[in-house]
Context: one part of a larger RNA
RNA sequence: CUGGGCGUAAAGCGUUCGUAGGCGCCCCGUUGCAUCUUUCGUUAAAUUUUCAGGGCUUAACCCUGAAACUGCGAAAGAGAUGGGCGGGGUAGAGGACGUCAGAGGCUGAUGGAACCCUCGGUGUAGGGGUGGAAUCCGUUGAUAUCGAGGGGAACACCAAAAGCGAAGGCAUUCAGCUGGGGCGAUCCUGACGCUGAGGAACGAAAGCCAGGGGAUAGAAUGGGAUUAGAUACCCCAGUAUUCCUGGCUGUAAAUGUUGGACACUGGCUAUUGGAAGUGUCGACCCUUCCAGUGGCGAAGCUAACGCGUUAAGUGUCCCGCCUGGGGAGUACAAUCGCAAGAUUGAAACUC
Repeated sequence: CUGGGCGUAAAGCGUUCGUAGGCGCCCCGUUGCAUCUUUCGUUAAAUUUUCAGGGCUUAACCCUGAAACUGCGAAAGAGAUGGGCGGGGUAGAGGACGUCAGAGGCUGAUGGAACCCUCGGUGUAGGGGUGGAAUCCGUUGAUAUCGAGGGGAACACCAAAAGCGAAGGCAUUCAGCUGGGGCGAUCCUGACGCUGAGGAACGAAAGCCAGGGGAUAGAAUGGGAUUAGAUACCCCAGUAUUCCUGGCUGUAAAUGUUGGACACUGGCUAUUGGAAGUGUCGACCCUUCCAGUGGCGAAGCUAACGCGUUAAGUGUCCCGCCUGGGGAGUACAAUCGCAAGAUUGAAACUC
């Protein structure tokens, strides 16, 4: 080097786009680079291996001779496979046309419930809170109730194993702008494809910077309880934060703990979107096909659990990653960052 693996034992980059590279449809012609065959040359001696002999009593060892392995070069030939060049094709891929669903994204507007605050009316002694209390609020009139005004945040029901998105994620309603996808029948391009080291973009929450906003909830903090103590659990308050705009950070149990693409391999059932057909006045129902999302399961796989056409089955291609536990995702160095820190990432020692 080859050989083993990655759902849960160590191991799939958070996700996508994409450079180099690797890999790649069908047919014909051509070339003869790779590849293969033959011949020749060379591959010093010794060594190695094999064969035939010989020398130490034998063997190891040593000597003689022959051959081989491997590489390189030249010539001639083969034309399958890979490559190069040329031509053609349409199943992959993409586009045009029609149609459909959707919390996909961005911007602006909008509605009701709840909550808090302010003002006014009624009204009087309690309210609140808990396991029980207290701190707390209230005669400067609370709680309760009615009316008016203001404010910020989130959108009950519909709602679903539902839908959309590459992932993170996305839900009042309406409008504008905009991305992607499914299905259908024809037409067009003609391999334009797959993956993707580096690289780039996006990336929950928390956190950071600047400016706004600040209803609710609420790290920190203060107080009341509990307790042996209580830097907690419970209660009363409450700053940052939670919200918006611009910028940074770049991490998560970023999980399906399962990388992407393609092909193949019994089914049953539910549901979402589309199409066709049959029946029907129609509603609607049935059958078939395609695309998604779930449940159960043949074969097969798996250490088992389980997975099972949405594979963890059977194969091909490309990338990433793993190699005992701790030390340690630490130290050092480097890069990035305002910082917090992130990325890359050891060793001694120890079991």
Predicted 3D model of a 351-nucleotide part of an RNA (small-subunit ribosomal RNA, central domain) from a soda lake metagenome.